[in-house]
RNA sequence: GGCGCGAUGGCUUAGUUGGUUAAAGCGUCUGUCUAGUAAACAGGAGAUCCCCGGUUCGAAUCCGGAUGGGGCCU
Numbered sequence: 001g002g003c004g005c006g007a008u009g010g011c012u013u014a015g016u017u018g019g020u021u022a023a024a025g026c027g028u029c030u031g032u033c034u035a036g037u038a039a040a041c042a043g044g045a046g047a048u049c050c051c052c053g054g055u056u057c058g059a060a061u062c063c064g065g066a067u068g069g070g071g072c073c074u
Base pairs, nucleotide, nucleotide: 001073002072003071005069007067010026011025012024013023019057028044029043030042031041032040051065052064053063054062
């Protein structure tokens, strides 16, 4: 220098070719249970989806760009 990949709660991921309220596991908090912890069970909080712009009635999803990450080729 060229090519393609991914950026979504604290962490790891899903999201079916655009359609109300973004889902799950772990973690965290509260409660039940226990002599007390852990486990188990019940419930809660937590992401305006990396950023800017465009398309559209409507964007996590499509298009362009930026940033940063990792990979292949030279």
The RNA shown here (transfer RNA) has 74 nucleotides and comes from Priapulus caudatus. Lineage of the source: Eukaryota > Protostomia > Ecdysozoa > Priapulidae > Priapulus. Rfam family: tRNA. Rfam classes the family as a transfer RNA. Rfam describes the family as follows. Transfer RNA (tRNA) molecules are approximately 80 nucleotides in length. The sequence is in RNAcentral, with records from Ensembl Metazoa.